């Protein structure tokens, strides 16, 4: 440098549901929780997709694909 993602080590995130709050809504924030993830880190003016609405322009989603960078680890 390339490559693998294990029944390993050390850590990380936290689905559904419930409670409180914001929003017309998608959805978001906090708490409990743990389905899962090897990028579930970052990027929403971004390339596509999907979703919402006071709808033809405003929003949401990166835990849909994608792009960028990185830890550990296999060969």
């Nucleotide at each position: 440098g390339u490559u693998u993602g294990a029944u390993a080590a050390a850590g990380c995130u936290a689905a559904a549901a419930c409670c409180g709050g914001a929003g017309c809504g998608a959805u978001c924030c906090g708490g409990u929780g743990a389905c899962a993830g090897a990028a579930a880190a970052c990027u929403a003016u971004a390339g596509g997709g999907u979703c919402u609405c006071a709808a033809u322009g405003a929003g949401a989603u990166u835990g849909c694909c994608a792009g960028u960078u990185a830890c550990c680890u296999u060969a």
Notes:
c-di-GMP-I riboswitch aptamer from Candidatus Izimoplasma sp. HR2, 75 nucleotides, folded computationally. Rfam family: c-di-GMP-I riboswitch aptamer. Its family is annotated with cyclic-di-GMP binding in the Gene Ontology. About the family: GEMM was predicted in a large-scale screen for bacterial structured RNA regulatory elements. Genes associated with GEMM are involved in a diverse array of functions, including chemotaxis regulation, signal transduction, secretion and chitin. The organism belongs to Candidatus Izemoplasma, within Bacteria.